Predicted 3D model of an 83-nucleotide RNA (c-di-GMP-I riboswitch aptamer) from Aminipila butyrica.
The model forms 95% of the base pairs in the Rfam consensus.
RNAcentral holds the sequence, with entries from Rfam.
The coordinates come from a structure-prediction model, not an experiment, and the mean pLDDT is 77.
This record gives sequence, structure tokens and C1' cells, in this order.
RNA sequence: CUAAAUCUUGAGCAAAGCAGUUGAAAAGCUGUGACGCAAAGCUAUAGGGCCUGAACUCGGAGAGAUGGCAGCCAGUUGCACAC
Repeated sequence: CUAAAUCUUGAGCAAAGCAGUUGAAAAGCUGUGACGCAAAGCUAUAGGGCCUGAACUCGGAGAGAUGGCAGCCAGUUGCACAC
């Protein structure tokens, strides 16, 4: 590398939508539902990027996050890969 036979695996997570609920919003949670994912496990004050902008700060417009997104990149941990 090729061929044949045998064995293992038969599971996990859950997008959009819909219903309820929290929030100013982004978005989160519960149920339903599966678009997909070999890390779609974890991490948001290790880093980059993106979203929102009520209160607060600066302020002319506006900008600013100890608000949010990890199913954007990333960091980190783990399972399987038989003979």
C1' cells in the first nucleotide's frame, strides 16, 4: 500500500422560527423545533473583533461599557482513531 474477514461506535450539542419570561436595548432563560457542528465543551478583566447604548461621563453632532455575542477569530481542557 492492497485485499478479505471480524470487532467497536448507533451517542452528544442544538440555528432560525414559534410560545412564555427577564431586560432600555443588544441579548439571556424555559419549552418546542433542527440549520448545522469532531470540541457548536469551558473562558468575555489573557487578546482581537462585532452588537446595543437606558442610567452615567465628556460633549455641538456624537463618542465612551465593569451591558452583551465564544454557533466570529482566539485561549484552554477533553473523547475517539481496534486487530